[in-house]
């Protein structure tokens, strides 16, 4: 060069048929203990990589662009 799979939160990763985006650890605050850890409860954090397009409405569809892994030559 080419072709395939991916890009959602600090970090791993869901998200099925298009209809206002979650979970786990983390982190923060209470609970509990003399204290610390664990447990429980609770909160904060999101331009879904960027642009355009289709749509009433797009993380999910289409193109391009970029970034990653990976196979061909």
């Nucleotide at each position: 060069g080419c072709c395939u799979c991916u890009g959602u939160a600090g970090c791993a990763c869901a998200g099925u048929c298009g209809g206002u985006a979650g979970u786990g650890c983390g982190u923060c605050g209470g609970u509990c203990u003399c204290a610390u850890a664990a447990u429980c409860c609770g909160g904060a954090g999101g331009u879904c990589u960027u642009g355009a397009g289709u749509u009433c409405g797009a993380u999910c569809c289409u193109c391009a662009a970029c970034g990653g892994a990976g196979g061909c030559a």